[in-house]
């Protein structure tokens, strides 16, 4: 180091709900609370769904696949 794993230990993150705010809208920021999560940390490469002023559009990566980075080492 690399497969593999995620018992445990330190971190880490943050669903829906509520308030504020931005977006025609899916969504999104802060704020609050926690379902939960070894990638629920990054990106939109392929696919599904979604949204609209239907486009070589836009939003989600906690929809799925597959890319990359990372913490641990009990079995």
């Nucleotide at each position: 180091c690399u497969c593999c794993a995620g018992c445990a230990a330190g971190a880490g993150u943050a669903a829906a709900g509520c308030c504020g705010g931005g977006g025609c809208g899916a969504c999104c920021c802060g704020g609050u609370g926690a379902c939960g999560c070894a990638a629920a940390g990054c990106g939109u490469c392929g696919g599904g769904g979604c949204u609209c002023a239907u486009g070589c559009a836009g939003a989600u990566a906690a929809c799925c696949g597959g890319g990359u980075u990372u913490c641990u080492g009990a079995a």
Model confidence (mean pLDDT): 87 of 100.
Predicted 3D model of a 75-nucleotide RNA (c-di-GMP-I riboswitch aptamer).
Its Rfam family is "c-di-GMP-I riboswitch aptamer". Rfam links the family to the GO term cyclic-di-GMP binding.